[in-house]
Molecule: SAM riboswitch aptamer (S box leader)
Organism: Flavobacteriales bacterium UBA7468
RNA sequence: GUCUUAUCAAGAAAAGCUGAGGGAUUUGGCCCUGUGACGCUUUAGCAACCCAUCUACGAUGAAGGUGCUACUUCCAACGUGUUUACACGACAGAUAAGUG
Numbered sequence: 001g002u003c004u005u006a007u008c009a010a011g012a013a014a015a016g017c018u019g020a021g022g023g024a025u026u027u028g029g030c031c032c033u034g035u036g037a038c039g040c041u042u043u044a045g046c047a048a049c050c051c052a053u054c055u056a057c058g059a060u061g062a063a064g065g066u067g068c069u070a071c072u073u074c075c076a077a078c079g080u081g082u083u084u085a086c087a088c089g090a091c092a093g094a095u096a097a098g099u100g
Base pairs, nucleotide, nucleotide: 003098004097005096006095007094008093013043014042015041016040017039021032022031023030026077027076028075029074044069045068046067049065050064051061052060053059054058073092078089079088080087081086
């Protein structure tokens, strides 16, 4: 990377290094950012998908495997609800557990 299933309005940041971009991709918007973003490392934390335990529809646990810690997956784009707005869905993406 393929396919399947589930979830994606909740939750959780400090320090050190670095130094200009960043919020996946394209366009538009809106934001974050030299009061140091993004990234990396360390520490801390959040979260029960796998997992562990139990009195086993369930509860508890962050020790183990992952994941995550600005903004709804930041918002829209395609479709439906006649239009705006709004709502829902699809596509795409992310994560987990499986899978050839």